The prediction has a mean pLDDT of 76. This is a predicted structure of a 267-nucleotide RNA (Bacterial large signal recognition particle RNA) from an Armatimonadota bacterium. It matches the Rfam family "Bacterial large signal recognition particle RNA". It is annotated as a non-coding RNA gene. Rfam's curators write: The signal recognition particle (SRP) is a universally conserved ribonucleoprotein involved in the co-translational targeting of proteins to membranes. Rfam links the family to the GO terms signal recognition particle, plasma membrane targeting and SRP-dependent cotranslational protein targeting to membrane, signal sequence recognition. The model forms 89% of the base pairs in the Rfam consensus. The organism belongs to Armatimonadota, within Bacteria.

RNA sequence: UCGUGCUAGGCGGGGAACCAGCGGUGCCCUGAACUCGAAACCCGCUUUACGCGAGGCUGAAUCCCCGUGCCGAGGUCUGGGAUUCUGGUAAGUAUCCGCGCUGCGGACGUUGAAGGCCGGGCCCAGUGCAACGUGCGGCCUGUGAACCCCGUCAGAUCCGGAAGGAAGCAGCGGUAAGCAGGUCCGGCGUGUGCCACUUGAGUGUUCUGGCCGGAGCCUUGCCGCGCGGACGGCUGCCGGGAAAGCUUAUCGAAGCCGGGUGCACGA
Numbered sequence: 001u002c003g004u005g006c007u008a009g010g011c012g013g014g015g016a017a018c019c020a021g022c023g024g025u026g027c028c029c030u031g032a033a034c035u036c037g038a039a040a041c042c043c044g045c046u047u048u049a050c051g052c053g054a055g056g057c058u059g060a061a062u063c064c065c066c067g068u069g070c071c072g073a074g075g076u077c078u079g080g081g082a083u084u085c086u087g088g089u090a091a092g093u094a095u096c097c098g099c100g101c102u103g104c105g106g107a108c109g110u111u112g113a114a115g116g117c118c119g120g121g122c123c124c125a126g127u128g129c130a131a132c133g134u135g136c137g138g139c140c141u142g143u144g145a146a147c148c149c150c151g152u153c154a155g156a157u158c159c160g161g162a163a164g165g166a167a168g169c170a171g172c173g174g175u176a177a178g179c180a181g182g183u184c185c186g187g188c189g190u191g192u193g194c195c196a197c198u199u200g201a202g203u204g205u206u207c208u209g210g211c212c213g214g215a216g217c218c219u220u221g222c223c224g225c226g227c228g229g230a231c232g233g234c235u236g237c238c239g240g241g242a243a244a245g246c247u248u249a250u251c252g253a254a255g256c257c258g259g260g261u262g263c264a265c266g267a
Stems, first nucleotide, its partner, number of pairs: 001267006009058003012030004020046005034055004064260004069256002074251003079246001083242007091235003095230007103222002105219002108216001115212007122204001123200001125198004129193002131190004136186003139182005149174004157166003
């Protein structure tokens, strides 16, 4: 140096959490990461703690071991925080509502504004008139009684010797109650009236007439200002959460680099 057979070792590691502490199962990162079995009121352990049980593979090097070496995924911690969520407040602002004021515009106004004085209307009551209604009264017209209404009463009847007389149906004329109508009169009534008169009330951003007066007066519009209110959208103020990049400390996979590690036999 080569060959054969073995052995130590290896067949993953790391972070946070859990735990008195160390590992495992579970979560996350890395990653080419043997098989099976059990494991969160859990499993195995005790600073030599970086798992347990059963099996398999590999095996002294790309593979095992070491390095306060390089690089560095990722986690945890500190700080600070772009951004974002949310409670309160009501200072500013926006929006809306109300009131007031200035200006502009517009309407009215010398065919007379504001203001003042005197009236009237609108409101209530009564009366009148009208309208309408009326199971009211009167009046008028018509109709209206077999007899028990009236007048006149043919015929017929009765009394009488006769003259004559009596009662009286139908008919004719009229009338009562009743019925119908009326363009008449009255009474009563009324969710009636551009009506008339009288009285009262009221004292009005109301309508209107007359007189005085002699130039304003009004706001349905717009702009601005002020005050008050509503709301809380935005800004501000007082609070409470979440949170990226970044930052401090710390752990640190994979990779790279350097170093280290056997035994037996044979040639």